[in-house]
RNA sequence: UAUCGAAAAAGGCAAACCCGUUGAAAGACGGUGACGCAAAGCCAUGGAUCUAAUACUUUCGACUUUGAAAGAGAUGAUUGCCAGGUUCCCGAA
Numbered sequence: 001u002a003u004c005g006a007a008a009a010a011g012g013c014a015a016a017c018c019c020g021u022u023g024a025a026a027g028a029c030g031g032u033g034a035c036g037c038a039a040a041g042c043c044a045u046g047g048a049u050c051u052a053a054u055a056c057u058u059u060c061g062a063c064u065u066u067g068a069a070a071g072a073g074a075u076g077a078u079u080g081c082c083a084g085g086u087u088c089c090c091g092a093a
Stems, first nucleotide, its partner, number of pairs: 004091002012037002018031005035080001041086003045083003048078003056071005
C1' cells in the first nucleotide's frame, strides 16, 4: 500500500412501533426508540420494487360547466433490495 474484517478499542449511523409535520399516494422530515449496519457515508447511473396525482384511453351517468369506475402510465419514491461510481475510522489474524 492492497486485500481482508476480531467475542479488540474509540467513535458513528439507526429498523419496527408510537407521536408530530408534510405529501394525492408511495414516501420524506423531526422526536422517541434500537432491529440491525464497516461504508446503513455520498451519487437515483443500470436493474428491481413501491405509489398513481395531473394528462391519456375505455365505459357509465349527466349534458352548460362536469362526475364516477376500470385500464395503462413516472414526471414521484426506495441506496436499510442488488449492482456501479466515489470518499473514509480502526488494525488482531
Predicted 3D model of a 93-nucleotide RNA (c-di-GMP-I riboswitch aptamer) from Paenibacillus psychroresistens.
The sequence is in RNAcentral, with records from Rfam.
Rfam family: c-di-GMP-I riboswitch aptamer. Its family is annotated with cyclic-di-GMP binding in the Gene Ontology.
NCBI's taxonomy places the organism under Bacteria, Bacillati, Bacillota, Bacilli, Paenibacillus.